[in-house]
Transfer RNA from a Blastocatellia bacterium, 73 nucleotides, folded computationally. RNAcentral records the identical sequence in 2 taxa.
């Protein structure tokens, strides 16, 4: 130069034949306990790598960058 993957909460990932989202974890609150820890219940946090197209409507389809990885040369 060429091909395949793969990018979403602070992290690790699920998720979606297109109707705009979840889990574990972290954080903070609060119940329990002498007190911590476990343990339960709330709560915060992301319009899903940037920027376009297509649609009424886009994490999701197209395209072009970019940034990891794996191949070929």
């Nucleotide at each position: 130069g060429g091909g395949c993957c793969g990018c979403a909460a602070g992290c690790u990932c699920a998720u979606c034949a297109g109707g705009a989202u979840g889990a574990g974890u972290u954080c903070c609150c609060g119940a329990c306990u002498u007190u911590u820890a476990a343990u339960c219940g709330g709560g915060a946090g992301g319009u899903a790598g940037u920027g376009g197209g297509u649609u009424c409507g886009a994490c999701u389809c197209c395209c072009a960058c970019g940034c990891g990885g794996c191949c070929c040369a």
The RNAcentral record of the sequence draws on ENA and MGnify.
Rfam family: tRNA. The family's RNA type in Rfam is transfer RNA.
Lineage of the source: Bacteria > Pseudomonadati > Acidobacteriota > Blastocatellia.